[in-house]
Model confidence (mean pLDDT): 82 of 100. A computed fold for a 79-nucleotide RNA from a Desulfuromonadales bacterium, annotated as c-di-GMP-I riboswitch aptamer. It was read from a public genome assembly, where an Rfam model found it. The model forms 95% of the base pairs in the Rfam consensus.
RNA sequence: UUGUAGAGAUGCCAAACCUCUCGUGAGGGAGGGGCGGAAAGCCACGGGUCUUUUUCUUGAAGAUAGCCGGGUUGCCAGG
Numbered sequence: 001u002u003g004u005a006g007a008g009a010u011g012c013c014a015a016a017c018c019u020c021u022c023g024u025g026a027g028g029g030a031g032g033g034g035c036g037g038a039a040a041g042c043c044a045c046g047g048g049u050c051u052u053u054u055u056c057u058u059g060a061a062g063a064u065a066g067c068c069g070g071g072u073u074g075c076c077a078g079g
Stems, first nucleotide, its partner, number of pairs: 004079001006076001012037002017032006035066001041072003045069003048064006
């Protein structure tokens, strides 16, 4: 330095719920909060689930990365 695994340490993120706010909605943002996480960082590429619209659908437009897979970029450092 690289790879694998993640022992230890410094730290990191933040579920449900509550308040405010945006959205028709799924859901998003901010503050509190802490279920959990070793990529729970990022990407809607494939699948799934959810929402809206419609000619009620086979189609379209969205949401979900903390549903699964995949892609990509990182911190530490015993073995």